A computed fold for a 469-nucleotide part of an RNA from an uncultured Saprospiraceae bacterium, annotated as small-subunit ribosomal RNA, 3' major domain.
[in-house]
Context: one part of a larger RNA
RNA sequence: UGACGGGGGUCCGCACAAGCGGUGGAGCAUGUGGUUUAAUUCGAUGAUACGCGAGGAACCUUACCUGGGCUAGAAUGCGAGUGAAUAUGUGUGAAAGCAUGUAGGCCUGCAAAGGACACAAAGCAAGGUGCUGCAUGGCUGUCGUCAGCUCGUGCCGUGAGGUGUUGGGUUAAGUCCCGCAACGAGCGCAACCCCUAUCUUUAGUUGCUAACCCGCAAGGGAGGACUCUAGAGAGACUGCCGGUGUAAACCGAGAGGAAGGUGGGGAUGACGUCAAGUCAUCAUGGCCUUUAUGCCCAGGGCGACACACGUGCUACAAUGGUCGGUACAGAGGGAAGCUAAAUCGCGAGGUGGAGCUAAUCCCAGAAAGCCGAUCUCAGUUCGGAUUGGAGUCUGCAACCCGACUCCAUGAAGUUGGAAUCGCUAGUAAUCGCGCAUCAGCCAUGGCGCGGUGAAUACGUUCCCGGACC
Repeated sequence: UGACGGGGGUCCGCACAAGCGGUGGAGCAUGUGGUUUAAUUCGAUGAUACGCGAGGAACCUUACCUGGGCUAGAAUGCGAGUGAAUAUGUGUGAAAGCAUGUAGGCCUGCAAAGGACACAAAGCAAGGUGCUGCAUGGCUGUCGUCAGCUCGUGCCGUGAGGUGUUGGGUUAAGUCCCGCAACGAGCGCAACCCCUAUCUUUAGUUGCUAACCCGCAAGGGAGGACUCUAGAGAGACUGCCGGUGUAAACCGAGAGGAAGGUGGGGAUGACGUCAAGUCAUCAUGGCCUUUAUGCCCAGGGCGACACACGUGCUACAAUGGUCGGUACAGAGGGAAGCUAAAUCGCGAGGUGGAGCUAAUCCCAGAAAGCCGAUCUCAGUUCGGAUUGGAGUCUGCAACCCGACUCCAUGAAGUUGGAAUCGCUAGUAAUCGCGCAUCAGCCAUGGCGCGGUGAAUACGUUCCCGGACC
C1' cells in the first nucleotide's frame, strides 16, 4: 500500500423479508458423470461446466472403431512429356479404387511449331480436429452496468507512499454542492445512438373506408379524413408553483401534460481479477508425425445402460377433460421456394395447379377466451408412458437410428423429504404464433412475437454478493 476478520460505522442489490409460481417425488426429452464397448471422437467441471461448443449425428457431417485401399498424396501454383476436349462401355469390388476398351477427332498453320483444354514423371512445395490455452494473438465468461481506476503539476514524507479521490450533505452514480494544500485532467457514470409511448407535418400503393355512386356480398369507382406505413420535426428540462435547505437537492394524490423526475426497453462493460475458457472457428511459436498421427471408401459408433446428478416437457385434474358453435393478434418466412380453390382419404397425406420476385399471393386454422352440451371425484371420459398392428412423408437408403397418422393397448403418477430456484408490472403466471439451422428430424431446446394478466415489499435484525470510511 493492499487483502482479510465469526471488528465498527454508512449504503446498495429479488440478498433476506412479504408474496406468486416452480425444482427436488412420477413418466418422458435432453446434457453430464459413471460403467460398458472394437469405438461409445473431442472439449466445457463451484459460483462463471452439465437443452454448453452443436443455429439440426440415418449416409454425409465425423474428428472415433473395424475392414478395404493411396503414398508428392484430397486442394493450389510451376512443370519435361502425353493426349483435343468430351461422351460412353466392360471386368473386378461393399465402395473407394484397380484393370481395360469404344466413339470423338478442336483453333492458327502447307509443314514445323504454337494455342485452348485434360492427364501428368522428377522436383519445389503438402497434410495433421496430433501435444502444449502454463509459450501466444484474437474472441469470450465472471466480479459488474458494480462506481470505481488513474494521471500531470504542486505540496507532505529519508523512503515505500500520501494528498487530490478524505470530510459535511446529496445522488442510480467519484452525480452534484459546500469545505479543504491542493489545482486541473483522463478512462469509466450520464448524455449523444436504436426501439417504444403522444402530437404535428410530408406522402397515399399493394395499405385505409367516414361521407357519395355501383354491388346480395366480396369488391370496384371515388376519397386522404381516419387506421397504417416511413421520412422530417415537436415534446420532459425538477422548466413552473408551494414547502424544507447556505447550496446541491429532496418532498407534494400541486398545475399543465400522452408521458414526471433516468418515462419503459435495448445497444454500450473503466483499470483490472480468476496462469478462468478456447491451439477443435480462425491465426500462430515450439514439439511430434511423413507408405502415417496424412488421404479415400464401406459398415459400425457418437443413440450402449445396474446406476447418480443438472436442465426441461407432460401430468397428477372440475379455475378441469371431451364435443359442437363463435371472436380477436403481432412479428416473421417464401422462386431448387411458399403453395390457394377444388377434389380423394377417418387421418398423416395424395391429386391438382390459381397466385406470388410478394403492405398485393401463400404459409395461416391463432390459442387461451366466449356461448351451449356432457362427465360428478373415480386411478376416472384424469394422465398419457409403453407395446402390437396398419399406414403417410422425406431421402440412394429410415435394421442399428427419422418424424408424423390411424386402430388397439393403457404404465407410473392423487401436489412430491431434507433442501433449493425464478420473478417487483404489462413483470410473474398462463396461452398460442413465427424464425434460424434444415432433404427430413428425434425442438419439450434456442431466439423472437403478440393474447390474457396478478400478488407482495412492514422493513434491513439475519443469510449471500458488492461499494465507501
The RNAcentral record of the full RNA draws on ENA, Greengenes and SILVA. Rfam family: Bacterial small subunit ribosomal RNA. Gene Ontology terms of the family: structural constituent of ribosome and ribosome.